[in-house]
RNA sequence: GGGCCCGUAGCGUAGCUUGGAUAACGCGCCUGGCUUCGGACCAGGAGAUCGUGGGUUCGAAUCCCACCGGGCCCA
Numbered sequence: 001g002g003g004c005c006c007g008u009a010g011c012g013u014a015g016c017u018u019g020g021a022u023a024a025c026g027c028g029c030c031u032g033g034c035u036u037c038g039g040a041c042c043a044g045g046a047g048a049u050c051g052u053g054g055g056u057u058c059g060a061a062u063c064c065c066a067c068c069g070g071g072c073c074c075a
Base pairs, nucleotide, nucleotide: 001074002073003072004071005070006069007068010027011026012025013024020058029045030044031043032042033041051067052066053065054064055063
């Protein structure tokens, strides 16, 4: 230098192929219940404008472009 893959709550993932409006699940966290206390269990809750910026579109996590970060391969 070239090619491919990945980036979504604190952590791990789904959703992307086929655009559709409230972004889901598990663990963790918070509050209450239960318990002598805690754990487990039950009920409820907070938390991501989807790596950044731009474009297309009525509408973008999803499509297009550039850039940033990580990984693999080639040279």